The RNA shown here (c-di-AMP riboswitch aptamer (ydaO/yuaA leader)) has 139 nucleotides and comes from Paenibacillus oceani. It matches the Rfam family "c-di-AMP riboswitch aptamer (ydaO/yuaA leader)". About the family: This family represents a conserved RNA structure found upstream of the ydaO and yuaA genes in Bacillus subtilis and related genes in other bacteria. Lineage of the source: Bacteria > Bacilli > Caryophanales > Paenibacillaceae > Paenibacillus. The sequence was found by an Rfam model in a public genome assembly.
RNA sequence: AAUACGGACAGGCCGAAGCUUCAUUGUGAAGCGCGGGGGAACCCAGAUCUACCGGGGUGAAGCCAACGUUUGUUGGCCGGGUGAUUGCUCUUUGACCCGAAUCCGUCAGCUAACCUCGCAGGCCGCAAAAAGGAGAGGA
Numbered sequence: 001a002a003u004a005c006g007g008a009c010a011g012g013c014c015g016a017a018g019c020u021u022c023a024u025u026g027u028g029a030a031g032c033g034c035g036g037g038g039g040a041a042c043c044c045a046g047a048u049c050u051a052c053c054g055g056g057g058u059g060a061a062g063c064c065a066a067c068g069u070u071u072g073u074u075g076g077c078c079g080g081g082u083g084a085u086u087g088c089u090c091u092u093u094g095a096c097c098c099g100a101a102u103c104c105g106u107c108a109g110c111u112a113a114c115c116u117c118g119c120a121g122g123c124c125g126c127a128a129a130a131a132g133g134a135g136a137g138g139a
Stems, first nucleotide, its partner, number of pairs: 011124004018032006033119006043109001054107001055104004062077006078099005088135006
């Protein structure tokens, strides 16, 4: 000096999961902001009973087929997300990633008032950290 690996940062991303203030060192409280659920009339649905493969909520996190054979592999459709390229918005091409987890407990259509709950966690970090188009705003 170069390369490889690892760690930490600047910075960036998903998501409602943030900001400010005050206490204090248990983290808590308040305000603002953000995101869910329940819940009339009207509307929607259409009996009712029995029984279940109950039903329902958060979330993008579902459907189907083939193989395999008991929870996997692959593919398709669909859904969600990223691209630092110009600070913001929209968008084209192309690239990449994800489709988990969990709660209620036989009960929930919509829904003003009203009631109620939550503000966690995780990822990238020399990179497609690509190439374009349009618009708005500011000066």